[in-house]
Predicted 3D model of a 265-nucleotide part of an RNA (large-subunit ribosomal RNA, domain VI) from Synechococcus sp. RCC307. It matches the Rfam family "Bacterial large subunit ribosomal RNA". Rfam links the family to the GO terms ribosome and structural constituent of ribosome. Its mean pLDDT, the model's own confidence on a scale to 100, is 86. Lineage of the source: Bacteria > Cyanobacteriota > Synechococcales > Synechococcaceae > Synechococcus.
Context: one part of a larger RNA
């Protein structure tokens, strides 16, 4: 813009995309077969690969400043304490949450229907014989289905519920314009949604900050007092400090408020 009135929500599924792999052992059975040596078909049962989705308890990774160690220099006048630089994290050792795989779950299950090649019944033409002409049955990891996903612009625009509807001004009318309805958009706090755009939540509020607890990280903060000549250790004290997780709290902002949007189809 379209779906012949504006809308809000649920929906059929034309079609259209993904999957569709495969191996090992065990049991029937050391059976059938086979002189042995080897050795199954049907059929049920275990585990694996690689691949594909989703996850993040565990196991690790990352985690640009959370936490602590430490050189070097520079400032806070000095000691202690701490702050800056060191190549875009100085250097190590550690690491919430998010991502993530090497990790953890699942998936390729079943049953159908038409079939190929290929087996077949019945069965003439052609007294026979022939799966075939007439008619019929079996019969593949492959084809349709069934499995996930997406889908009415499927212009063939479906379907179902539920809302809103006789204001003004202009035209003789059609019909134009305005200002609403239902409803939406902007705007505002935000997200496990995201590149913009979409999408979802939000004052009938915990939607972000700030607080306070707390899980978790990191390891034993400064002061101080005690031991030691010091260096250091030790007590106070599982201490101090901490981005993201959780719980609670309305203390701060989610205000104020603009627009678009039917006219009886």
């Nucleotide at each position: 813009c379209g779906c012949a009135a504006g809308a809000a929500u649920a929906u059929u599924g034309a079609g259209a995309g993904g999957a569709u792999u495969u191996c090992u052992c065990c049991c029937u059975a050391g059976u059938a077969c086979g002189a042995g040596a080897g050795g199954a078909c049907c059929g049920g049962g275990a585990g694996g690969a690689a691949c594909g989705c989703a996850c993040c308890u565990c196991u690790g990774g990352u985690g640009u400043g959370c936490c602590a160690g430490u050189u070097a220099u520079c400032g806070u006048g000095c000691c202690a304490a701490c702050g800056g630089u060191a190549a875009a994290c100085g250097c190590u050792g550690g690491g919430u949450a998010g991502c993530c795989a090497u990790g953890u779950g699942c998936g390729g299950a079943g049953u159908g229907g038409a079939u190929a090649a290929c087996c077949g019944c019945u069965g003439a033409a052609a007294g026979c014989a022939u799966c075939u002409a007439a008619g019929u049955g079996g019969g593949a990891a492959g084809c349709c289905c069934a499995c996930c996903u997406c889908a009415a612009g499927a212009u063939g625009a479906g379907u179902a519920u539920u809302c809103u509807c006789a204001u003004g001004g202009g035209g003789u009318a059609a019909c134009c314009c305005a200002g609403u309805a239902a409803g939406g958009u902007c705007a505002c706090g935000g997200g496990a949604a995201g590149a913009a755009c979409a999408c979802c939540c939000g004052u009938u509020g915990a939607u972000a900050g700030g607080c306070u607890c707390u899980a978790c990280g990191u390891g034993g903060a400064a002061g101080c007092g005690c031991g030691g000549c010091a260096a250091c250790g030790u007590g106070u004290g599982a201490a101090g400090c901490g981005g993201a997780g959780g719980a609670g709290u309305a203390c701060u902002a989610a205000u104020a408020g603009a627009c678009c949007g039917a006219g009886g189809g």